[in-house]
Molecule: THF (Tetrahydrofolate) riboswitch aptamer
Organism: bovine gut metagenome
RNA sequence: CAGAGUAGAUGUUAUCGCGUAAAGUGCCGUGGGGACGGGGAGUUGCCGCACGGACGAAGCGGUUUUCCGCGCGGUGAUAGCAUCGCAUCCCGCUG
Numbered sequence: 001c002a003g004a005g006u007a008g009a010u011g012u013u014a015u016c017g018c019g020u021a022a023a024g025u026g027c028c029g030u031g032g033g034g035a036c037g038g039g040g041a042g043u044u045g046c047c048g049c050a051c052g053g054a055c056g057a058a059g060c061g062g063u064u065u066u067c068c069g070c071g072c073g074g075u076g077a078u079a080g081c082a083u084c085g086c087a088u089c090c091c092g093c094u095g
Stems, first nucleotide, its partner, number of pairs: 001095003008084010018073003027053005033047002038091004059070004
């Protein structure tokens, strides 16, 4: 001097669910917590949790009616693939 590597984020596909008698997602506020390359520190950034608030939806068909099918939801989980990727500082690793 150059480079590698994480958690994770986003998109997509598949599978299994949840809701459609409206939860969830997204938005705002308060409180509290967690994670952030191998080690240390770590934010005004990131992600859950609790409470509160505002907004708000796509159902249809069948039926043996706490069921089934097809849809719908900025829906959840898991797995694959793609892209991005330590906020930052110090040390370390490879050439």